A computed fold for a 524-nucleotide part of an RNA from an uncultured organism, annotated as small-subunit ribosomal RNA, 5' domain. Rfam family: Bacterial small subunit ribosomal RNA. Gene Ontology terms of the family: structural constituent of ribosome and ribosome.
Context: one part of a larger RNA
RNA sequence: GGAUGAACGCUAGCGGCAGGCCUAACACAUGCAAGUCGAGGGGUAACAGAAGUAGCAAUACUUGCUGACGACCGGCGCACGGGUGAGUAACGCGUAUGCAACCUACCUUUGACUGGAGAAUAGCCCGAAGAAAUUCGGAUUAAUGCUCCAUGAGACCACAAUACCGCAUGAUAUAGUGGUAAAAGCUCCGGCGGUUAAAGAUGGGCAUGCGUGCCAUUAGUUAGUUGGUGAGGUUACGGCUCACCAAGACAACGAUGGCUAGGGGGUCUGAGAGGAUGAUCCCCCACACUGGUACUGAGACACGGACCAGACUCCUACGGGAGGCAGCAGUGAGGAAUAUUGGUCAAUGGACGCAAGUCUGAACCAGCCAUGCCGCGUGCAGGAUGAAUGCCCUAUGGGUUGUAAACUGCUUCUCUACAAGAAGAAACUUCCUGAUGUAUCAGGAACUGACGGUAUUGUAGGAAUAAGCAUCGGCUAACUCCGUGCCAGCAGCCGCGGUAAUACGGAGGAUGCAAGCGUUAUCC
Numbered sequence: 001g002g003a004u005g006a007a008c009g010c011u012a013g014c015g016g017c018a019g020g021c022c023u024a025a026c027a028c029a030u031g032c033a034a035g036u037c038g039a040g041g042g043g044u045a046a047c048a049g050a051a052g053u054a055g056c057a058a059u060a061c062u063u064g065c066u067g068a069c070g071a072c073c074g075g076c077g078c079a080c081g082g083g084u085g086a087g088u089a090a091c092g093c094g095u096a097u098g099c100a101a102c103c104u105a106c107c108u109u110u111g112a113c114u115g116g117a118g119a120a121u122a123g124c125c126c127g128a129a130g131a132a133a134u135u136c137g138g139a140u141u142a143a144u145g146c147u148c149c150a151u152g153a154g155a156c157c158a159c160a161a162u163a164c165c166g167c168a169u170g171a172u173a174u175a176g177u178g179g180u181a182a183a184a185g186c187u188c189c190g191g192c193g194g195u196u197a198a199a200g201a202u203g204g205g206c207a208u209g210c211g212u213g214c215c216a217u218u219a220g221u222u223a224g225u226u227g228g229u230g231a232g233g234u235u236a237c238g239g240c241u242c243a244c245c246a247a248g249a250c251a252a253c254g255a256u257g258g259c260u261a262g263g264g265g266g267u268c269u270g271a272g273a274g275g276a277u278g279a280u281c282c283c284c285c286a287c288a289c290u291g292g293u294a295c296u297g298a299g300a301c302a303c304g305g306a307c308c309a310g311a312c313u314c315c316u317a318c319g320g321g322a323g324g325c326a327g328c329a330g331u332g333a334g335g336a337a338u339a340u341u342g343g344u345c346a347a348u349g350g351a352c353g354c355a356a357g358u359c360u361g362a363a364c365c366a367g368c369c370a371u372g373c374c375g376c377g378u379g380c381a382g383g384a385u386g387a388a389u390g391c392c393c394u395a396u397g398g399g400u401u402g403u404a405a406a407c408u409g410c411u412u413c414u415c416u417a418c419a420a421g422a423a424g425a426a427a428c429u430u431c432c433u434g435a436u437g438u439a440u441c442a443g444g445a446a447c448u449g450a451c452g453g454u455a456u457u458g459u460a461g462g463a464a465u466a467a468g469c470a471u472c473g474g475c476u477a478a479c480u481c482c483g484u485g486c487c488a489g490c491a492g493c494c495g496c497g498g499u500a501a502u503a504c505g506g507a508g509g510a511u512g513c514a515a516g517c518g519u520u521a522u523c524c
Base pairs, nucleotide, nucleotide: 001524002523003522004521006520007519008518009517010516013376014375015374016373017372018371019369020368021334026332027331028330030329031328032327035076036075037074040073041072043069044068047067048066049065050063051062052061053060054059083287084286085285092212093211094210095209096208097207098206099205102204103203107200108199109198110197111196112195113194114193115149116148117147118146125138126137127136128135129134155180156179157178158177159176161174162173163172165170185192186191213259214258215257220250221249222248225247226246227245228244229243230242231241232240262284263283264282265281266277267276268275269274289310290309291308292307293306312323313322314321315320340366342365343364344363348362349360350359351358352357379410380409381408382407390400391399392398393397415461416460417459418458419457420456424451429446430445431444432443433442434441435440436439468513469512470511471510472509473494474493475492479508480507481506482505483504489496490495
């Protein structure tokens, strides 16, 4: 000098863009953050409509009849998105390869199929236990829930053959025999689905080469350890697990142990080499009160799922129960220190749905903070009796403050008031028209804005609303007076201060930067 997720002191006009718990992965009140589908189902608790009955009427009652829909069965989603960096020195990450050892819901393309039968169960109803959480018994009922039968290919398994290829196990192609395993309906009649097989796409899994901290004041480590055979297990290879057999395996090219740490793209600095760093944004990994376990599922060993153990907090009728903010806000604590218990689904994206749509603290916005970067302003021109005050001097006088002010003219970025007022919206959907390949495309119209009466624009007014901070001995730009008298104090280094201190304190003046300026901390 540059830099910062900064903090502190003094000061502060505006805007744009960004950033904002670095500490206690400490504990959390409250609200919200993952639902959706009635075009799968039985149904009807609430709301609305309709119809009926009673009544003069108000109104009351009944009926799932309709729109819809609480709870329930079922499907899909909840494995994404969002958070954090505790652990991890590791195939965790980066890079480059391999899988002839693998999986992949939804999506795309292609082929084939979608026949028949049955038993339950939630809900509803009846009853019971309990303070509650919740649970139990009986009767009865549905399906795109579950089960059985049929059919079935180039799927899978077993047997055996030929050709050809390869880095070993082997792969591929062709034809044969036997065996095994499917399905679900709904419909507004347009479709939406279901099963099976092949291929693709997407996403993952596994393996390997190389790279990826400090300590040798850590030198030996290892029995599932290293390899083999067989079996089990897995989507899949493998000591992954087990039985048996052998005695290996790693290490001074640093094993093992200890300490520290998420990794990368990047970021800061530097001419570069390098050094430091890993906030925000993107990719990967790990974690979800602590430890463990599996279930469901295409996918989890699952942040807002389950079970067990533990610590902690809460409720209790003392018998027993409930909970997990490292989601968004917010609270306490810790700390030098870090924001609102805000708005909207309008856009983008996601889940579900034929759709309308619903949900979405993702996201988009707004609020707070000079935390940073960038931009603008605090006027411009003229104006000398060089006014007055202040300060200084060699003091009838002069210098400086200083064109500074007053005064004259001008302008209105900003400010105040009033008025107008966006782009971000194109789709979906509905209606109309057209084209053909008849369920798609094209055109037109209608509908939809949180931000926001915001940005922006216009009119009027009037210099009106707006400057500080640090320094002035040398390094280092900028000097005098007064006070003090080795005192009080200053200080980054050298050093100032003991009676004329340009170094302390004040004043005048000056210098530097400027809505900031200094100090502290850290890195280069």